A computed fold for a 75-nucleotide RNA from a Candidatus Nanoarchaeia archaeon, annotated as transfer RNA.
Lineage of the source: Archaea > Nanobdellati > Nanobdellota > Candidatus Nanoarchaeia.
The sequence is in RNAcentral, with records from ENA.
Its Rfam family is "tRNA". The family's RNA type in Rfam is transfer RNA.

[in-house]
RNA sequence: GGGCCUGUAACUCAGCUUGGAUAGAGUGCCAACCUCCUAAGUUGGAAGUCGGGGGUCCGAAUCCUCCCAGGCCCG
Numbered sequence: 001g002g003g004c005c006u007g008u009a010a011c012u013c014a015g016c017u018u019g020g021a022u023a024g025a026g027u028g029c030c031a032a033c034c035u036c037c038u039a040a041g042u043u044g045g046a047a048g049u050c051g052g053g054g055g056u057c058c059g060a061a062u063c064c065u066c067c068c069a070g071g072c073c074c075g
Stems, first nucleotide, its partner, number of pairs: 001074007010027004020058001029045005051067005
């Protein structure tokens, strides 16, 4: 230098192929219930510029493009 993959909640990930209207799960965190207390369990809650910019579209996490970071392969 070229090619491919990954980037979504504090962490681990799904959703992307086929755009559809409020972006989800588990773990963790907070609160309540339960318990003599803790743990476990149950219920509820908070937490997201979907890596960043631009574009297409009525509508973009999803399509196009450029860039950034990490990984793998080739030279």